[in-house]
Context: one part of a larger RNA
Molecule: large-subunit ribosomal RNA, domain I
Organism: Lachnellula arida
RNA sequence: UGACCUCGGAUCAGGUAGGGAUACCCGCUGAACUUAAGCAUAUCAAUAAGCGGAGGAAAAGAAACCAACAGGGAUUACCUCAGUAACGGCGAGUGAAGCGGUAACAGCUCAAAUUUGAAAUCUGGCUCUUUUAGGGUCCGAGUUGUAAUUUGUAGAAGAUGCUUUGGGCGUGGCUCCGGUCUAAGUUCCUUGGAACAGGACGUCAUAGAGGGUGAGAAUCCCGUAUGUGACUGGUAGCUUUCGCCCGUGUAAAGCUCUUUCGACGAGUCGAGUUGUUUGGGAAUGCAGCUCAAAAUGGGUGGUAAAUUUCAUCUAAAGCUAAAUAUUGGCCAGAGACCGAUAGCGCACAAGUAGAGUGAUCGAAAGAUGAAAAGCACUUUGGAAAGAGAGUUAAACAGUACGUGAAAUUGUUGAAAGGGAAGCGCUUGCAACCAGACUCGCAGGCCGUCGAUCAUCCGGGGU
Repeated sequence: UGACCUCGGAUCAGGUAGGGAUACCCGCUGAACUUAAGCAUAUCAAUAAGCGGAGGAAAAGAAACCAACAGGGAUUACCUCAGUAACGGCGAGUGAAGCGGUAACAGCUCAAAUUUGAAAUCUGGCUCUUUUAGGGUCCGAGUUGUAAUUUGUAGAAGAUGCUUUGGGCGUGGCUCCGGUCUAAGUUCCUUGGAACAGGACGUCAUAGAGGGUGAGAAUCCCGUAUGUGACUGGUAGCUUUCGCCCGUGUAAAGCUCUUUCGACGAGUCGAGUUGUUUGGGAAUGCAGCUCAAAAUGGGUGGUAAAUUUCAUCUAAAGCUAAAUAUUGGCCAGAGACCGAUAGCGCACAAGUAGAGUGAUCGAAAGAUGAAAAGCACUUUGGAAAGAGAGUUAAACAGUACGUGAAAUUGUUGAAAGGGAAGCGCUUGCAACCAGACUCGCAGGCCGUCGAUCAUCCGGGGU
């Protein structure tokens, strides 16, 4: 100095938890208003508020079930059962379940056995390989028990035979998620700033849904129909398309037979009592306290107890997709919904501005134009602004901008004024509007008249 051992501390690879949100779900806790025409049991309600915990679903779930049938056969949800049985100052009210018909379907694992002719099991270090894994090797864990086998419908053991097999890669197919693609006028005239309008002539259509484009566009653009389409990409799943590689058998699984064996969950079941809950009523479920089991046992069989018979399951351990729920989040589609005092409080820099010490309360506010072409330049003014000029289809569209009502205000014009104004009836005058009639002028259409005349056209003369 290094390694090793022990102790204390600092910094910490990897790993784990909190907090938020909460529509639906599970567990706990838990009222009152209300109703009963009062009110106390009851009801509201095993609800709200509160607390805790999850997931895309949760919970429940393969019978200590339902039944009483010729029995059915996990759970969940719907229809029905049924406002029925039942509960209830039997008042107000509350209120299931079996069966039946549907949706969706799926079954399993431990503990408890001696593998006992052999811990057969697993983590880690090192190393190799076809590297989410596997092989080899060495420590370690582990007999106070890691594997295999078995789970009550059984099963083990023995006997005799019969039947069936795994993994990887590539390729193809299917499902899923994307991308790309598919008809037909911008022809002529008119109006207009602009044609997407009117008229004329066409074209496509399994496409005339919709939107955009300077006004109402099937045919200009995007789309739309065919379509469960064609092509192409992705990676996840399935696959008895085919090919290649590896491994397996002294193996694994299933079926048949038997004078063989056959373990099955404790302060739990159950009983008493108290509280609560339920339709559950001599106690449906749950919880506290006391007592406290059995193994031919135990539970259940909706009226307590005894004896007996029968039926049916096998509690006190566990996992499990789908059908079901969803005012939150995310991704889509639609509407006999609202259309800026409506519809969310918010169509806008809205939970904003603002108010309140705070909990909390909480608005108003959309539209120039087709295109900013958003008024160059001149002139007056310190500027704001004005007068010209210019853009535009339009500025009486000038970022206080589409349209621009009413009360109200200013200005201008007309009329009136003693008995307020106003109102009703009648009459005259004035102004304005609409219509009819008459006259004149111009144009279009129709009919009629005129015959070598008028008009018109060409040439010549004046």